[in-house]
Molecule: transfer RNA
Organism: Candidatus Jorgensenbacteria bacterium CG03_land_8_20_14_0_80_38_39
RNA sequence: AGGGGCGUAGCUCAAUUGGUAGAGCAGGACUCUCCAAAAGUCAAGGUUGUCGGUUCGAGCCCGGCCGCCCCUG
Repeated sequence: AGGGGCGUAGCUCAAUUGGUAGAGCAGGACUCUCCAAAAGUCAAGGUUGUCGGUUCGAGCCCGGCCGCCCCUG
C1' cells in the first nucleotide's frame, strides 16, 4: 500500500428480509441468616465507534473517517 472481518450496558454476547434495543455476569436495594456466603426477588444501567446519506422508519442498507484483528505484498 491492497483485500477481508469486527465495533451494541462496566464485561461477555443477542436482536429473523429495516418496524418498541434485550439476556447473562458484575455492581445496587431487599428477603433469608446471630453475621456472612449461597439462594431468591426487585430496580437501575445505552447518543448501537464517529460524521453524513437513503427511507415514513436504520443496530441492520450505502459512503467517509477512527480503533482492533487477520491475510497478501